[in-house]
C1' cells in the first nucleotide's frame, strides 16, 4: 500500500396517505390502528434461470436479469449499491 469482512458518516429510487368495516383521537376539517377486499413496486431476505468470472473441459462462484414466499406502497423507518474513514485474517 491492497481485494474479502466489520464499524461509523453521507448519499440512496419504485409503487395506492385506493375502498368497506371496527376502535379510538379530534380543533369535527380530517387523522392513528387494526382486520378484510382487490390494485401495484423491488434495491432487506429468500428462490430461479444463467448472462458473467475463475481456467479450455470437468468442477466452483455467481447478477442490478426473473419470481414476488417474504418485504413494501404519505412521513419516518428499513434500503441493494455507491463515496469517504476506521480496524484489518490472509497474499
Nucleotide at each position: 500500500g491492497u481485494g474479502a469482512c466489520g464499524c461509523g458518516c453521507g448519499g440512496g429510487a419504485g409503487a395506492g396517505u385506493c375502498c368497506g368495516c371496527a376502535u379510538u383521537c379530534u380543533u369535527c376539517g380530517g387523522g392513528a390502528u387494526g382486520c378484510g377486499g382487490c390494485g401495484c413496486c423491488g434495491a432487506a431476505g429468500g428462490a430461479g434461470c444463467a448472462a458473467c468470472c475463475g481456467c479450455c473441459c470437468c468442477c466452483g462462484g455467481a447478477a442490478u436479469c426473473u419470481c414476488u414466499c417474504a418485504g413494501g406502497c404519505c412521513c419516518a423507518a428499513g434500503g441493494a449499491c455507491c463515496g469517504c474513514g476506521c480496524g484489518g485474517c490472509c497474499a

Glycine riboswitch aptamer from Sphingosinicella sp., 91 nucleotides, folded computationally. It matches the Rfam family "Glycine riboswitch aptamer". Gene Ontology term of the family: glycine biosynthetic process. Its mean pLDDT, the model's own confidence on a scale to 100, is 76.